[in-house]
């Protein structure tokens, strides 16, 4: 020097005017006035999973239609996350990985090539038999070692026997797939040993195993009084049948209002248990809730970042500039979208002294 | 907010994974005509919204992202 990871802070403060939206006080009450005190994000964003919540049986049974796919573990849950295991890449430290079954069955391999999966003889090598100008031609036969063709040529390399000529035809070593035993490990799965076997490729093609999902979203929904009705009818359970529930009619009443709304799987410190992810335990805190949808604007000062000038190398003046973006029921992630970086932590290579 | 859907030539649409992505209108020559229009003939014209990835092979499967368009309420 170079490179890895992995965690911190940053992206603007203060002070003043002038306004917005809640909240609590004043105010006998409602509006006004007036005081206090509070208001945007790491993505509030795409809506790509997953829960809470709410209605319909506190959502039951099949059946279709989907979704996930190494193990072990975290969690409400997940298709998230964390360790680990296999397998790419890398000298490493590390990244990367939709990663069940193609030996259950069906489909699909285009042009090309002789043949594309029940193999196949174009050229080549052997061989027979006719012909012959002896070079060879023609009919057949054996042959998948070679050559050509394509993304793939029949799927086990190399050496050897071995034959007309080859060929796992058959030996030896070396992989490879299963399969049983042993040992290590909760497990993926790894080392070793033994017997089989010679089986294209594709499941982000059907399909098959596991495993799961019940529908619909705050524009879900809630919130009265009173009469009648009493069923193989009809409505509802937002794919279908079962189940299962039920005023489903009628009056009078309310109306873009209220509630659902924000205290929560919340936040911060500390303790302890895990290798981690997450978990105990403890104290303290209360942090926007609007509906066309507030959370601004000016000025004036301090910052960051960076160009240009000067300079006693401390600095000084001046000029730009200060991302993406903004709640709308909450949570928990993935994913994008953006800057201008600084600092700290562990490790890894090589080179030279 | 919430739910669904489409993007292929200027337009409006086809396109079972497999040469080399087509038709129609429209543009653009050229022909008929005195001239336009119809009409004939011939032509041009795509980054199949983007970017990855599966596959030998991708407009077609699947993943992220852009852009566009429809629906949805309280009236019990």
């Nucleotide at each position: 020097a170079g490179c890895u990871c992995g965690u911190u802070c940053a992206a603007u403060g203060u002070a003043g005017u002038c306004g917005c939206u809640g909240g609590c006080c004043u105010g006998a009450a409602a509006a006004a006035u007036g005081g206090c005190g509070a208001g945007a994000g790491g993505a509030a964003a795409g809506u790509c999973c997953g829960g809470g919540c709410a209605g319909c049986a506190c959502a039951g049974g099949a059946u279709a239609c989907g979704a996930u796919a190494g193990u072990u573990g975290c969690u409400a849950a997940c298709g998230g996350c964390a360790a680990c295991c296999g397998c790419g890449c890398g000298c490493a430290a590390g990244c990367g990985u939709a990663g069940g079954a193609a030996a259950a069955g069906u489909g699909c391999c285009a042009c090309a090539g002789a043949a594309a999966c029940u193999a196949a003889a174009c050229c080549g090598c052997c061989u027979u038999a006719g012909c012959u100008u002896c070079g060879g031609u023609u009919a057949g036969g054996g042959u998948a070692a070679g050559g050509g063709u394509g993304a793939a040529a029949a799927g086990a390399g190399u050496g050897g026997g071995g034959u007309a000529a080859g060929a796992g035809c058959c030996c030896a070593c070396a992989g490879a797939c299963u399969u049983c035993g042993c040992u290590g490990g909760u497990g993926a799965c790894a080392g070793c040993g033994g017997g089989g076997u010679g089986g294209g490729g594709u499941a982000a093609a059907c399909u098959c195993u596991a495993u799961u999902g019940g529908c619909u979203g705050c524009a879900a929904g809630g919130a009265g009084a009173c009469c009648u009705a009493g069923a193989u009818a009809c409505c509802g359970u937002g794919a279908u049948c079962c189940g299962c529930g039920g005023a489903u009619g009628g009056u009078c009443g309310c109306u873009c209002a209220c509630c659902g709304c924000u205290u929560g799987a919340c936040u911060c410190u500390a303790u302890g248990a895990g290798c981690a992810a997450u978990c105990u335990u403890a104290g303290a805190g209360c942090u926007a809730g609007a509906u066309a949808g507030a959370u601004g604007a000016c000025u004036a000062c301090a910052g960051g970042u960076u160009g240009c000038a000067c300079u006693u190398c401390g600095g000084u003046g001046u000029g730009a500039u200060u991302a993406c973006a903004g709640a709308a029921c909450c949570c928990g992630g993935c994913u994008u979208a953006c800057u201008a970086g600084a600092g700290c932590g562990a490790g890894c290579c090589g080179u030279u002294c | 907010g919430g739910g669904g859907g489409u993007g292929u030539a200027g337009c409006u649409c086809a396109g079972c994974g497999g040469u080399c992505a087509g038709a129609g209108c429209a543009g653009c020559g050229g022909g008929c005509u005195c001239a336009u229009a119809a009409c004939c003939u011939g032509u041009u014209g795509g980054u199949c919204g983007u970017u990855g990835g599966u596959u030998c092979a991708a407009u077609c499967c699947c993943a992220a992202c852009c852009a566009c368009c429809c629906c949805c309420a309280c009236c019990a």

About this RNA
Two RNAs folded together computationally: RNase P RNA and transfer RNA, 429 nucleotides in total. It holds a member of the Rfam family "Bacterial RNase P class A". The coordinates come from a structure-prediction model, not an experiment, and the mean pLDDT is 76.